[in-house]
RNA sequence: UAGACGAAAAGCCAAACCUGUUGCAAAGCAGGGGCGGAAAACCACGGGUCUUGUCCUCGCUGCCAGUGAGAUAGCCGAGUUACCGAA
Numbered sequence: 001u002a003g004a005c006g007a008a009a010a011g012c013c014a015a016a017c018c019u020g021u022u023g024c025a026a027a028g029c030a031g032g033g034g035c036g037g038a039a040a041a042c043c044a045c046g047g048g049u050c051u052u053g054u055c056c057u058c059g060c061u062g063c064c065a066g067u068g069a070g071a072u073a074g075c076c077g078a079g080u081u082a083c084c085g086a087a
Stems, first nucleotide, its partner, number of pairs: 005085002012037002017032006035074001041080002045077003048072006
C1' cells in the first nucleotide's frame, strides 16, 4: 500500500408513524420522527414480493393458461464505487 475484517473516532443514512403533495394503485417526493443499518451508497441484470391493465377459456363463482405496464435497492444475489484503521 492492497485485500479481508469491524474495535475506537469523525461523520452518514433513516423504519414505523404524522403532515403536505404526486399517482388508478403498489408506491414515490418534502418536512418532522428514529426502528435499525459497515455499504440501509448507486444500479431493475437474475430471482422473490407488491400494484395495475389487456386478451382467451368458463353459464356464474372459482380455477388454469397466455401476454403487458409499473413498484420494491431497508427482500436476496450479481455489478460498480466509498470514510476510518485497533485486533